A computed fold for a 252-nucleotide part of an RNA from Phaeocystidibacter luteus, annotated as large-subunit ribosomal RNA, domain VI. Rfam family: Bacterial large subunit ribosomal RNA. The organism belongs to Phaeocystidibacter, within Bacteria.
Context: one part of a larger RNA
């Protein structure tokens, strides 16, 4: 724009897409078979492997907005104690979030029609013969089943609820976000936890300044300290104000 009012929501599958893999062991059973050497079929179980999905409670990275040490050097007058550059100077460590080497799951089971093949019955053709009529059974392949998308399926389906008139619904704007390149889609807009901020609280790092005590001093201690990004919660302190659009049936 359609989908012949206009909405919201839940859906029904036409189609289409992914995915479909293997291996060792145990057991049946050293059993069937085999003179023996050797050695199963079908059934059950256990556990791998590569691949694929999805998540971060584990384990391991990353965490240039988070502590910590520390080297040069320059600034704050100077000592303390800060901070600039020097590859994030350089180390050590790490929270969200992203990750894989982690961790869950996944190829199961079954149904139909079948190939090759194996067969029942059975005739032309007194017999044979699975085939001519008729029936089976049979494969990781085919249809279905397993997850996804899916009514522009213009063949525009279907239920339900709502709105009759500036209506029911949206939609600009604003906080935003496990969503995101803009768009789009969630969630919130004072009737309010939507984001920051504050407060606990989790987690990190690893015991601050400044002060007293010990020690001549480095340094110890007094102290689980001080600091702190993205986490969880609580709190209306800040920021979502007002308000504007757009939306209106019935033709032949």
């Nucleotide at each position: 724009c359609g989908u012949a009012a206009g909405a919201a929501a839940u859906u029904u599958g036409a189609g289409g897409g992914a995915a479909u893999c293997u291996g060792a062991c145990u057991u049946u059973a050293g059993u069937a078979c085999g003179a023996g050497a050797g050695g199963a079929c079908c059934g059950a179980g256990u556990u791998g492997g590569a691949c694929g999905u999805a998540c971060c409670g584990c384990u391991a990275g990353u965490g240039u907005a988070c502590c910590u040490g520390u080297u040069g050097u320059g600034g704050c007058g100077c000592c303390a104690g800060c901070u600039g550059c020097a590859c994030c100077g350089c180390a050590g460590g790490g929270u969200a979030g992203c990750u894989a080497u982690g961790u869950a799951c996944g190829g199961a089971a079954g149904g139909g029609a079948u190939a090759a093949g194996c067969g029942c019955u059975g005739a032309a053709a007194g017999c044979a013969u699975a085939u001519a009529a008729g029936c089976g059974c049979g494969a990781a392949g085919c249809c279905c089943a397993u997850c996804c998308c899916g009514a522009g399926a213009u063949g525009a389906g279907a239920u339900u609820u709502c709105u009759c008139u500036u209506a029911a619904g949206g939609g600009u704007c604003g906080u935003u976000c496990g969503a995101g390149a803009c768009u789009a889609g969630g969630a919130c807009g004072u009737u309010g936890a939507u984001a920051g901020g504050c407060u606990a609280c989790a987690g990190g790092u690893g015991u601050a300044a400044a002060g007293g005590c010990a020690g001549u001093a480095a340094u110890g201690u007094c102290a689980u300290a001080g600091c702190c990004g993205a986490g969880u919660a609580g709190u209306a302190c800040u920021a979502a104000u007002u308000a504007c659009c757009c939306g209106u049936g019935a033709g032949c």
It was read from a public genome assembly. The prediction has a mean pLDDT of 87.